Context: one part of a larger RNA
RNA sequence: CUGGGUGUAAAGGGUGCGUAGGCGGCAGAGCAAGUCAGAUGUGAAAUACACGGGCUUAACCCGUGGGCUGCAUUUGAAACUGUUCAGCUUGAGUGAAGCAGAGGCAGGCGGAAUUCCCGGUGUAGCGGUGAAAUGCGUAGAGAUCGGGAGGAACACCAGUGGCGAAGGCGGCCUGCUGGGCUUUAACUGACGCUGAGGCACGAAAGCGUGGGUAGCAAACAGGAUUAGAUACCCUGGUAGUCCACGCCGUAAACGAUGAAUAUUAGGUGUUGGGGGACAAAGUCCUUCGGUGCCAUCGCAAACGCAAUAAGUACUCCGCCUGGGAAGUACGCUCGCAAGAGUGAAACUC
Numbered sequence: 001c002u003g004g005g006u007g008u009a010a011a012g013g014g015u016g017c018g019u020a021g022g023c024g025g026c027a028g029a030g031c032a033a034g035u036c037a038g039a040u041g042u043g044a045a046a047u048a049c050a051c052g053g054g055c056u057u058a059a060c061c062c063g064u065g066g067g068c069u070g071c072a073u074u075u076g077a078a079a080c081u082g083u084u085c086a087g088c089u090u091g092a093g094u095g096a097a098g099c100a101g102a103g104g105c106a107g108g109c110g111g112a113a114u115u116c117c118c119g120g121u122g123u124a125g126c127g128g129u130g131a132a133a134u135g136c137g138u139a140g141a142g143a144u145c146g147g148g149a150g151g152a153a154c155a156c157c158a159g160u161g162g163c164g165a166a167g168g169c170g171g172c173c174u175g176c177u178g179g180g181c182u183u184u185a186a187c188u189g190a191c192g193c194u195g196a197g198g199c200a201c202g203a204a205a206g207c208g209u210g211g212g213u214a215g216c217a218a219a220c221a222g223g224a225u226u227a228g229a230u231a232c233c234c235u236g237g238u239a240g241u242c243c244a245c246g247c248c249g250u251a252a253a254c255g256a257u258g259a260a261u262a263u264u265a266g267g268u269g270u271u272g273g274g275g276g277a278c279a280a281a282g283u284c285c286u287u288c289g290g291u292g293c294c295a296u297c298g299c300a301a302a303c304g305c306a307a308u309a310a311g312u313a314c315u316c317c318g319c320c321u322g323g324g325a326a327g328u329a330c331g332c333u334c335g336c337a338a339g340a341g342u343g344a345a346a347c348u349c
Base pairs, nucleotide, nucleotide: 003321004320005319006318007303008302012317014201015200016199017198021194022193023192025088026087028085029084030083031082033081034080035077036076037075038074039073040072041071042070049065050064051063052062053061054060091191092188093187094186095184096183097182098181099180103177104176105175106174107173108172109171110154115149116148117147118146119145120144121143125136126135162169163168206247207246208245209244210243211242215241216240220236221235222234223233258316259315261313262312263311266294267293268292269291270290271289272288273287274286275285276284277283278282298305299304322349323348324347331342332341333340334339
């Protein structure tokens, strides 16, 4: 390199949008670049191959033949690929009528609870643990009642429920806004799929500047435990957690399963729509979209997957190629830094 792979053995990019490129629906006409057929020229000789011959054989040498899979010119073919023209509607999109939703952003509002402050009642404990102690409390704690402040999170509803490309999203109301699904079939007429680079988004932690800080809590301090205890347990407690703006760009970013299309027995839940039957309620039938469980064929090393495939096909992209050294070193790019991205080798088994 080819091949073979990529749920768990090495291997799916964290996710999307999209450039180049690759691939691309139905039917018609033209062209003839690819493709196919014929002809002509060329494809030197030697070598190589086949057959025969000459040195006693062989190596070696000689002859003949085929071939030299190619290129050029030319004459044709037109199914397929390509291209041009003119069409089609089923792919894709638009319109119209509806529907569900923690989808996003901004602003406002609410109640429960914790903590703190003030006041009333009230007295000796409270707190904490396996047991304790540190800690708090006669300067009146804890308990209880009333008032106030402030920050953060939104019990029940709540559900293998919903929405989102992923990360993720959960009190209520308002405004702005993205996507999806169903029905219809008015419009466009292949406008599609994938996507190296690129661009954008991207949990938590972390970083910069300015605010905020109730609870929780790395670091830190103390008390215990212990042989020790730089821990697990307890009492405290600062960054941080929250907000605004900017950076970082990583996760077991997981379904450890890239995206698109077509196709292949069933059964049973749930969720959002449409159509229909029984007069209505309720039930049932059917159909489209999502999300679960079980299971046949098939696949699989097995586990298992099984119309939401890991089955059967096809298109495009990423990635893998023994373990360690190592996601390290060096170089480069990015970053304020932390570091991230790219990413070896010697050596060793």

The part of an RNA shown here (small-subunit ribosomal RNA, central domain) has 349 nucleotides and comes from an uncultured bacterium. The coordinates come from a structure-prediction model, not an experiment, and the mean pLDDT is 87.